[in-house]
Context: one part of a larger RNA
RNA sequence: CUGGGUGUAAAGGGCGCGUAGGCGGACUUGUCAGUCAAAGGUGAAACCCUGCAGCUUAACUGCAGAACUGCCUUUGAUACUGCAAGCCUUGAGUCUAGAAGAGAGAAGCGGAAUUCCAGGUGUAGUGGUGAAAUACGUAGAUAUCUGGAAGAACACCAGUUGCGAAGGCGGCUUCUUGGUCUAGAACUGACGCUGAGGCGCGAAAGCGUGGGUAGCAAACAGGAUUAGAUACCCUGGUAGUCCACGCUGUAAACUAUGAAUACUAGAUGUUGGGCUUUAUGCCCAGCGUCGAAGCUAACGCAUUAAGUAUUCCACCUGGGGAGUACGAUCGCAAGGUUGAAACUC
Repeated sequence: CUGGGUGUAAAGGGCGCGUAGGCGGACUUGUCAGUCAAAGGUGAAACCCUGCAGCUUAACUGCAGAACUGCCUUUGAUACUGCAAGCCUUGAGUCUAGAAGAGAGAAGCGGAAUUCCAGGUGUAGUGGUGAAAUACGUAGAUAUCUGGAAGAACACCAGUUGCGAAGGCGGCUUCUUGGUCUAGAACUGACGCUGAGGCGCGAAAGCGUGGGUAGCAAACAGGAUUAGAUACCCUGGUAGUCCACGCUGUAAACUAUGAAUACUAGAUGUUGGGCUUUAUGCCCAGCGUCGAAGCUAACGCAUUAAGUAUUCCACCUGGGGAGUACGAUCGCAAGGUUGAAACUC
């Protein structure tokens, strides 16, 4: 280096765009670089291998052969790859007509609830728990009615629903905007797939500056419980949760399953389209539930593969030490990325 693997045993990058690189549809012609064949030259000797011989044998040595799988030159072959030219439409994209959607960003609006403030009615409790107490309340609470303020989240609809590359997205309206699907087959004519580096996006928590703060609530305080209780339960409560701009760049970022293409029994539910002879029908795209072959250590997977094949990337190589140390790099910091060894079992 090859060989073996990556759902759960070690192992798929959190996700995308894309550079280099790798790989790449059908047909024709040319070229002959790769490739293949033949011939010639060269491939020092020794070593290795085979045979024979010499030291009593062996090691060792001598002789001969083979080999030296390579390189160069010439001649030829043309299936495949490359290169060059032309050409095609199935891959890919464009166009036209439609369709669905919590896809994204900005602005405005709405009602329910909660808390607070003011006022009315009204009187002794309220709250909370397994039971209590802290707490609130005669300075009039809880309850109830009226008016007002504020912030945050959007009941029902709602669904194994839909959309998005992932993270994720849910009141209503408007504006801006991305992707997808169906039908037609008009246009381009391989324009494709993957993608080391690189660039961008990336829940929550956290950080910076400035706002905001109703509810909830790390920390903290008090009350309980308990042998203790730095907890679980209760009463309070600050960061935070919210907004704007910037940073951080991590998660059981999970389908623990990389992306793309082709092929491989069926059954069934459902979402969005289309077609017809309108049906218990057919086709396309998606999301689910079973299940044959096959695969798997088993569990299970099974046209949404973990099946059968191909291309490209990433990753794994006993447990601990350790995702640590050192170095480098990114960050305001917290820390992230990269990532050992001694030693030990």
Source information: This is a predicted structure of a 345-nucleotide part of an RNA (small-subunit ribosomal RNA, central domain) from an uncultured bacterium. The prediction has a mean pLDDT of 88.